About this RNA:
The prediction has a mean pLDDT of 79. A computed fold for an 86-nucleotide RNA from Syntrophothermus lipocalidus DSM 12680, annotated as c-di-GMP-I riboswitch aptamer. The model forms 95% of the base pairs in the Rfam consensus. Lineage of the source: Bacteria > Bacillati > Bacillota > Syntrophothermus > Syntrophothermus lipocalidus. RNAcentral records the identical sequence in 2 taxa.

């Protein structure tokens, strides 16, 4: 040096749950919280989920289908990476 694996310490991130915001909803953003993570940094390539605003069947309704919108904190894949110790 590299790979796996531990541990300690400083330091990062933040579930759920409240509040305000923004969205048509999943959802996102602040801020408070702190389950919990060594990539819980970053990218929607692939794959699962979630919603259905417009559309689409429907005579109309109900209802159904559908992502161009969403989750990277569901999993693969890509890429960048702190520090210690045997």
């Nucleotide at each position: 040096a590299a790979c796996a694996a531990c541990u300690a310490a400083g330091g990062g991130c933040a579930a759920a749950c409240u509040c305000a915001c923004c969205g048509a909803a999943a959802g996102g953003u602040g801020a408070g919280g702190g389950c919990g993570c060594a990539a819980a940094g970053c990218c929607u390539c692939g794959g699962g989920c979630c919603u259905a605003a417009g559309g689409g069947c429907g005579a109309g309704g109900a209802g159904u289908c559908u992502a161009u919108g969403g989750c990277g904190g569901c999993c693969g894949g890509g890429u960048u990476g702190c520090c210690u110790u045997a």